[in-house]
RNA sequence: AGCAGGGUGGAGCAGUAUGGUAGCUCGUCGGGUUCAUACCCCAGAGGUCGUUGGUUCAAAUCCAACCCCCGCGA
Numbered sequence: 001a002g003c004a005g006g007g008u009g010g011a012g013c014a015g016u017a018u019g020g021u022a023g024c025u026c027g028u029c030g031g032g033u034u035c036a037u038a039c040c041c042c043a044g045a046g047g048u049c050g051u052u053g054g055u056u057c058a059a060a061u062c063c064a065a066c067c068c069c070c071g072c073g074a
Stems, first nucleotide, its partner, number of pairs: 002072002005069003010026004020057001028044001030042003050066005
C1' cells in the first nucleotide's frame, strides 16, 4: 500500500438502516435537604456531530476526498 472498526458537550456512549427540533449516564454550576458532608430531590449551563466539498427544501445521517486513533496483515 491493502482490509476492518472508530472520531458526537469535560469523560464514556446512543442516534445513521427509514435524512426532518442532537439525546442518555457520569461529571460540573446554582437551589433544596442536613449541625455539616455524602446520598437524594429540583433546575441550569456546556455540542452546531474530525476537516473540506457535493446531493437535497432540509445532512450527525447519503456521496467524494483528506486528517487522526485502535486492530489485522506483510
Transfer RNA from a Coriobacteriales bacterium, 74 nucleotides, folded computationally. Its mean pLDDT, the model's own confidence on a scale to 100, is 83. Rfam family: tRNA. From the family's description: Transfer RNA (tRNA) molecules are approximately 80 nucleotides in length.